[in-house]
RNA sequence: UUCUUAUCAAGAGAGGUAGAGGGACUGACCCUAUGAAACCUCGGCAACCGGCAGAUUCAUGUACGGUGCCAAUUUCAGAGGAAGGCGAAAGCUAUUCCGGAGAUGAGAA
Numbered sequence: 001u002u003c004u005u006a007u008c009a010a011g012a013g014a015g016g017u018a019g020a021g022g023g024a025c026u027g028a029c030c031c032u033a034u035g036a037a038a039c040c041u042c043g044g045c046a047a048c049c050g051g052c053a054g055a056u057u058c059a060u061g062u063a064c065g066g067u068g069c070c071a072a073u074u075u076c077a078g079a080g081g082a083a084g085g086c087g088a089a090a091g092c093u094a095u096u097c098c099g100g101a102g103a104u105g106a107g108a109a
Base pairs, nucleotide, nucleotide: 001109002108003107004106005105006104007103008102013042014041015040016039017038021031022030023029025078026077027076028075043070044069045068048066049065050064051062052061053060074101080098081097082096083095084093085092086091
C1' cells in the first nucleotide's frame, strides 16, 4: 500500500515546548493569539487483540501487555440506490435506510 472483516449517536484533559494553523478530501459550518498543528510529561476513556480470572464452549469481569482515542454524531452533507414527502406529469426534495468515502482494531498478501 491493497484485500477481508468488525465497530463508529456513548465515553475521556491538564501542564510544558512551540508559534499559525486545524477539523482526511470538496462544500458548508466550526475551533484557534483567552494560543492551531506538532512534540514531551502526567492523567483519563474505551475494551478491538493478547494475558489473567470466571465459565465450560461461552455470558461476563479485570485493565497487566499491544493498539486506539480524549471540541462538535465520523461536526454536517457529498458516487449511486430504495422507501417517504410534494407534484397531473416532467420533476423537485434530502426525512429514513442501504451504500459510498473515511477512521480504528484484527487477520491476510
This is a predicted structure of a 109-nucleotide RNA (SAM riboswitch aptamer (S box leader)) from Halobacillus karajensis. Lineage of the source: Bacteria > Bacillota > Caryophanales > Bacillaceae > Halobacillus. It matches the Rfam family "SAM riboswitch aptamer (S box leader)". Rfam describes the family as follows. The SAM riboswitch is found upstream of a number of genes which code for proteins involved in methionine or cysteine biosynthesis in Gram-positive bacteria.